[in-house]
RNA sequence: CGCUUAUCAAGAAAGGCAGAGGGUAAUGGCCCGAUGAAGCCUUGACAACCUCCCCCGUUUUUGCUCCUGUUAUCAGAGAAAACGAAGGAAAGGUGCCAAUUCCAUCCCGUCAGACGCGGGACAGAUAAGUC
Numbered sequence: 001c002g003c004u005u006a007u008c009a010a011g012a013a014a015g016g017c018a019g020a021g022g023g024u025a026a027u028g029g030c031c032c033g034a035u036g037a038a039g040c041c042u043u044g045a046c047a048a049c050c051u052c053c054c055c056c057g058u059u060u061u062u063g064c065u066c067c068u069g070u071u072a073u074c075a076g077a078g079a080a081a082a083c084g085a086a087g088g089a090a091a092g093g094u095g096c097c098a099a100u101u102c103c104a105u106c107c108c109g110u111c112a113g114a115c116g117c118g119g120g121a122c123a124g125a126u127a128a129g130u131c
Base pairs, nucleotide, nucleotide: 002130003129004128005127006126007125008124013043014042015041016040017039021032022031023030026105027104028103029102044097046095049093050092052088054087056084057083058082059081060080061079062078067076068075069074101123106120107119108118109117110116
């Protein structure tokens, strides 16, 4: 880089350096920016994808060592593993801290029609996995 899956209407600050751009494909808009953009550093916050803990359920294994029942060999309970779901913590790995992914483009519906509104797609971002 590619592929797969999930999420994307919520949320979240200061200081220093720096000195004109930025809003993450392209285009058109519309916003932000010398009351300091991008970028870098420090501290802090937000969130909950992975990790971790607790709890619930299902399946499988184990097994009469311990416990219960019993037709005396089994059945439960227990233990272990896997999967699923909900909640919690925020130590770790990321991410993130203007505006719905800032809005639209393409398709469908609604409408006499347009705007608007609703749904979907494309594209994008982030995470996990895979290559």